[in-house]
Molecule: transfer RNA
Organism: Bdellovibrionia bacterium
RNA sequence: GCGCUCGUAGCUCAGCUGGAUAGAGUACCAGACUACGAAUCUGGUGGUCACAGGUUCAAAUCCUGUCGGGCGCGCCA
Numbered sequence: 001g002c003g004c005u006c007g008u009a010g011c012u013c014a015g016c017u018g019g020a021u022a023g024a025g026u027a028c029c030a031g032a033c034u035a036c037g038a039a040u041c042u043g044g045u046g047g048u049c050a051c052a053g054g055u056u057c058a059a060a061u062c063c064u065g066u067c068g069g070g071c072g073c074g075c076c077a
Base pairs, nucleotide, nucleotide: 001073002072003071004070005069006068007067010026011025012024013023019057028044029043030042031041032040050066051065052064053063054062
């Protein structure tokens, strides 16, 4: 340098056949329970869907570029 692939909540991930209020588990906070904790149950907080642009009535999802991670290939004066 070229190709493939990944980037969504603090963490691990689903969703990517364009239309749902953007989700699950975990963590955190509050409450219930308990003599007090843990566990369990209930509720809550938390997102620029990596960034920018484009297409579209509508984009996490399609297209282009950029950045970052991973894998493979090439070049080496």